[in-house]
The RNA shown here (transfer RNA) has 71 nucleotides and comes from Candidatus Vidania fulgoroideorum. The prediction has a mean pLDDT of 81. Its Rfam family is "tRNA". It is annotated as a transfer RNA. The organism belongs to Candidatus Vidania, within Bacteria. The RNAcentral record of the sequence draws on ENA.
């Protein structure tokens, strides 16, 4: 050089074109004489830029990164 897979919440995964969940961490409240478990509630995310389509995480094109394999 050339294929090829990934990018989603602090991580760690899901999501058949139709309201992005769950664990998890964080904060407060309940419960307890206090912690600790157990509970309820917030908080917080589609890598980047066009296209296709009523509608994109999803289907097509670029770039970014990263990991891999061939030369």
């Nucleotide at each position: 050089g050339c294929a090829a897979a990934u990018a989603u919440a602090u991580c760690u995964c899901a999501a058949u074109g139709g309201u992005a969940g769950a664990g998890u961490u964080u904060a407060a409240g309940c419960c307890u004489u206090c912690c600790a478990a157990g509970u309820u509630u917030a908080a917080a995310a589609u890598a980047a830029a066009g296209g296709u389509u009523c509608a994109a995480u999803u289907c097509c094109u670029u770039u970014u990164a990263u990991u891999u394999g061939c030369u």